[in-house]
């Protein structure tokens, strides 16, 4: 060098009609319990990998760029 997967909360990962950003664990505060552990119930938490583009509208379409995995050579 050329093809292919991935890149979405502090981790794990959902998110196919283009239209509401979420789930579990973690975290933090309240309840239950004499208290720790466990349990409920809530709230914080996000440059959807970065830049342009198409569109009324984009995590999704397109186009370049970085990064990690892999395959050819």
């Nucleotide at each position: 060098g050329g093809g292919g997967u991935a890149g979405u909360a502090g981790c794990u990962c959902a998110g196919u009609u283009g239209g509401g950003a979420g789930a579990g664990c973690a975290u933090c505060a309240g309840g239950c319990u004499g208290g720790c552990a466990g349990u409920c119930u809530g709230a914080g938490g996000g440059u959807c990998a970065g830049g342009g583009g198409u569109u009324c509208g984009a995590a999704c379409c397109c186009c370049c760029u970085c990064u990690a995995c892999u395959c050819c050579a």

Model confidence (mean pLDDT): 82 of 100. A computed fold for a 73-nucleotide RNA from Fibrobacteres bacterium R8-0-B4, annotated as transfer RNA. It matches the Rfam family "tRNA". The family's RNA type in Rfam is transfer RNA. From the family's description: Transfer RNA (tRNA) molecules are approximately 80 nucleotides in length.